Predicted 3D model of a 421-nucleotide RNA (Bacterial RNase P class A) from Anatilimnocola sp. The coordinates come from a structure-prediction model, not an experiment, and the mean pLDDT is 75. It is recorded under the gene name rnpB. Of the family's consensus pairs, 93% are formed in the model. The RNAcentral record of the sequence draws on ENA. Rfam family: Bacterial RNase P class A. The family's RNA type in Rfam is ribozyme.
C1' cells in the first nucleotide's frame, strides 16, 4: 500500500429568541384555573408485532388424544425459534461464512424442461447373436412331418438388415442414470467373479461430559433426492391481553323510605268515614313587586326530598426503581454470572420533545494561493474565499432478542497478495 473477513463506537457541538408536554416551589383566584421561578423531556432501530418472559385477570386434581411448535451436542439465560464454544456437512488459498443439522436399507408420495429411459429402471444411436438376404469355396444332402433340392442341399470363410433378441462397457440428456480403476471372463457384455479403493451395515478396542473422532475385523458386493411434503421419533406448549386489571361516579332507568292539619258544624247515640266552612301549609294563574283574587290539592298516585346496590358518560390508578443504567474487581475460552460504589434518566392520550437565528466542526462542488512531483497534459498536499448538504425513522405497561430500514463518521482485532528495510 491494494483485495478481504470479523467487531465496536458515534449518528454533529454550542449559544440566543420563540413555542409544546410533565414534575416541583411560591404567588394570584370567580376554586377551575392563571403567572413566575427551577428541572426533566425519544432511539439505534422508538419500526415489524416474529419469538420469548415479567405483570393482570380467567380456567386449571392428573393423564390421554386433537392441534401447534421445537429438532447435531454441552452450557448460558426469567425464558426463547435467542445467544456462545465445540461437533459434522457445504462454500472460500485464508481470516471466516453457512447450514430447519432426529429417521429416506418403517411406509405412502413428488420430481419441470431435456432425455430411449426418472425408481422393483430404461435399447435411441453404438457393440453382439440369430434370421430373412447376398459373395467366395468345397460338391449331395437337408428334414418330425409336408416338402425341397446341380437355375446348388448342407458346411466354411465373409458381408449384412427396415426383422428377432442380447448388452449399461461408449455416446448423447439432464440437478441426478444405480460406486471408481485394473485383471479375469464373455458373442458382446455386466459385482459375472477377483484385487485395491471409496462408501455402507454389524461387532470389537481407544479417546472425549457428549456431538463425535481414530484404529481393527465381518458381511454383502451398492443402499440415489426431497420429510419449511404427508408420516414416524423425541422433547415442549391453558386462554385472553394496560382497550389486562383496580378504585371513585353526574345523567337516565330500578329498589326503599320520607314529606306539609288541626278547629267549628252537619249527616249519625259515639268511633270512623263523608260533606261543609274558616284559617294554614304545597302548587298553578293574574300582577312589575309585596299585600290580594281566583282555580286545584291537603295523608299521598305523580311530583319532590333522602337512601341503597349495579354501573354509563367522565375522572383516578395500573405508568414506570427496573432481569435498570454507568464505572470498578473477580470467575469463565465465551456467552453469562458474582461482589462494590455512584446514579435516577419522558410518562402523554385528536397523543408533547418542535421552529428561526448565529458560530463552530463535517462532506462536496467551484476557482485563488503556496509548496512538492511531472512524461508539461497535469497530479498530490496545505491555507484561506464562496456555494450547496444532512441516514431511517417518533416512545404509548415493561423487558429479553430477532428481522427489516439506514447518509456519513471513527475505531480495534485478524486474512492474503506486492513493494522496500
Nucleotide at each position: 500500500a491494494g483485495a478481504g473477513c470479523g467487531g465496536a463506537u458515534c449518528g454533529g457541538a454550542c449559544g440566543g429568541c420563540c413555542g409544546c408536554c410533565g414534575g416541583c416551589u411560591g404567588c394570584c383566584c370567580u376554586c377551575g384555573g392563571g403567572c413566575a421561578g427551577c428541572g426533566g423531556g425519544a432511539g439505534g432501530a422508538a419500526a415489524g408485532u416474529c419469538c420469548g418472559g415479567g405483570c393482570u385477570c380467567c380456567g386449571g386434581a392428573g393423564g390421554a388424544u386433537a392441534g401447534g411448535g421445537u429438532g447435531g451436542u454441552c452450557g448460558g439465560u426469567a425464558a426463547c425459534u435467542c445467544c456462545g464454544a465445540c461437533c459434522g456437512g457445504c462454500c472460500g488459498c485464508a481470516a471466516g461464512g453457512u447450514c430447519a443439522g432426529g429417521g429416506a436399507a418403517a411406509g405412502u408420495g413428488c420430481a419441470a424442461c431435456a432425455g430411449a429411459a426418472a425408481g422393483c429402471a430404461g435399447a435411441c444411436c453404438g457393440c453382439c447373436g440369430c434370421u430373412c438376404c447376398g459373395g467366395c469355396a468345397c460338391g449331395a444332402g437337408c428334414c418330425c412331418c409336408c416338402g425341397u433340392c446341380g437355375u446348388g442341399a448342407g458346411u466354411g470363410c465373409u458381408g449384412a438388415a427396415u426383422g428377432c433378441g442380447g448388452u449399461a462397457a461408449g455416446g448423447g440428456u439432464g440437478a441426478a442414470a444405480c460406486g471408481g480403476u485394473g485383471c479375469g471372463g464373455u458373442a458382446a457384455g455386466a459385482g459375472c467373479g477377483c484385487a485395491c479403493c471409496a462408501g455402507c451395515a454389524g461387532c470389537c478396542g481407544g479417546g472425549g461430559c457428549g456431538a463425535c473422532c481414530c484404529g481393527g475385523c465381518u458381511g454383502g458386493c451398492u443402499a440415489g433426492g426431497c420429510a419449511a411434503a404427508c408420516c414416524c421419533c423425541a422433547c415442549c406448549c391453558g386462554g385472553a391481553g394496560c382497550a389486562a386489571g383496580g378504585c371513585c361516579a353526574a345523567g337516565c332507568a330500578g329498589a326503599g323510605a320520607g314529606c306539609a292539619g288541626c278547629g267549628g258544624c252537619g249527616c249519625u247515640u259515639c268511633c270512623a268515614g263523608c260533606g261543609c266552612c274558616a284559617c294554614g301549609c304545597g302548587g298553578g294563574u293574574c300582577g312589575g313587586u309585596c299585600c290580594g283574587g281566583c282555580c286545584c290539592g291537603u295523608u299521598a298516585c305523580g311530583a319532590c326530598u333522602c337512601u341503597c346496590g349495579g354501573g354509563u358518560a367522565g375522572g383516578c390508578u395500573g405508568c414506570u426503581c427496573g432481569a435498570g443504567a454507568c464505572g470498578g474487581c473477580g470467575a469463565g475460552c465465551a456467552a453469562u454470572c458474582g461482589c462494590c460504589g455512584u446514579c435516577c434518566u419522558a410518562g402523554a392520550a385528536a397523543a408533547a420533545u418542535g421552529g428561526c437565528c448565529g458560530u463552530c466542526a463535517c462532506c462536496u462542488c467551484g476557482g485563488c494561493g503556496c509548496a512538492g512531483c511531472u512524461a508539461c497534459g497535469g497530479c498530490u498536499g496545505c491555507g484561506g474565499c464562496g456555494a450547496g448538504g444532512g441516514c431511517c425513522a417518533g416512545a404509548a405497561c415493561c423487558c429479553g432478542g430477532c428481522u427489516u430500514a439506514g447518509a456519513g463518521a471513527u475505531c480495534c482485532g485478524c486474512u492474503u497478495u506486492c513493494a522496500u528495510c